[in-house]
RNA sequence: GGAGCGGGUCGGACGAUCGCUGGCGUUCGCGCUGGAGGAAGGUCCGGACUCCACCGGGCAGGAUGCUGGCUAACGGCCAGGCGCAGCAAGCCGCAAGGCCCAAAGCGACGGAAAGUGGAACAGAGAGCAGACCGCCCAAGCGGCCGCCGGUUCGCCGGCAGCCGACGGCAAGGGUGAAACGGCGAGGUAAGAGCUCACCGCGGACGUGGCGACACGGACGGCAUGCCAAACCCCAUCCGGAGCAACAUCAAAUAGGCACGCGCGCCGCCUUCGGGCGGUACGGACGGCCCGUCCGAGCGUGCGGGUAGAUGGCUCGAGCGGCCGGGUAACCGGUCGCCCAGAUGAAUGAUCGUCACGCUGGUUCGCUGGCGUACAGAAUCCGGCCUACAGACCCGCUCCCCCU
Repeated sequence: GGAGCGGGUCGGACGAUCGCUGGCGUUCGCGCUGGAGGAAGGUCCGGACUCCACCGGGCAGGAUGCUGGCUAACGGCCAGGCGCAGCAAGCCGCAAGGCCCAAAGCGACGGAAAGUGGAACAGAGAGCAGACCGCCCAAGCGGCCGCCGGUUCGCCGGCAGCCGACGGCAAGGGUGAAACGGCGAGGUAAGAGCUCACCGCGGACGUGGCGACACGGACGGCAUGCCAAACCCCAUCCGGAGCAACAUCAAAUAGGCACGCGCGCCGCCUUCGGGCGGUACGGACGGCCCGUCCGAGCGUGCGGGUAGAUGGCUCGAGCGGCCGGGUAACCGGUCGCCCAGAUGAAUGAUCGUCACGCUGGUUCGCUGGCGUACAGAAUCCGGCCUACAGACCCGCUCCCCCU
């Protein structure tokens, strides 16, 4: 200097003019001042807060799942353990390569010795397994062919040899992601934890560790293969809904309740509901008089609730500096700071200068054009996940150059 990986910070700056919105002041003209994010996003998890339900417990359902810690809580974070994988270093090898493996990386990492279930294809066999190729004839059995002895000549007894499956085996081959511990030796007819050493495994024991777990020497004997991100079992946690929660004030219209006034009087008719005429009463025609028309409700109060308004609403598990504790997450102390609160929902637009990137011209002095991401609050907070032009910083590894 470059490349890769991991982590962190910022994410255009300044000025002018014109707007939008919250607050304060006002002489009502206006003035001063606050105004998006690291993710405000997805709404995945956890809490605060509010209302409803609730003695307590259980069932169902859901979530989580190595250990310890942090936290208001968490499925988050920190530290550690174990497993997988693994570059450098180290070891073996002539080499190819192999072994071992600090770090960085990955892991829904309780239980498969409670039960149920699953494993495509291939394969003989996929879990109380199996025999396709292969290996073996020690015993028994079958076949063939001998030898010896006996014989009533029909055979009988004994001893060998060769072959074989319907017998034995599972070492080797083959199938598969996986074949019922691995490897070496003994052993055997051939083989086999059949026996032994080492490794693995198991339940105890001892030592270390808070613990997950690690180490150790005996013992056991190969039993318990894999899958729980299949059902299931075990342990722990979880009441429901969400700021459109919830509370207060409260129109118009309609409906509810209470009170007051009125629905009258006379005559005639009637199908007994009412109708007609007259006369009062009330209303409409702006008021008054006449006139015309209308005829059963009208007025007041109360309460619920809607529109609307207000509160909830932003000072909070807050932010920054320093000090202390802790490996860390985090915690404590102290000093300083106030940092949007809208609701048909503000946070913007234009211009100038500068910065950065791309690109064109150039008399190399300069100058023109384009671009500057992802996105955008809605009760608040802690996380997770996702998106993000560009710039800067830190750590680790590797390569090249110089001293």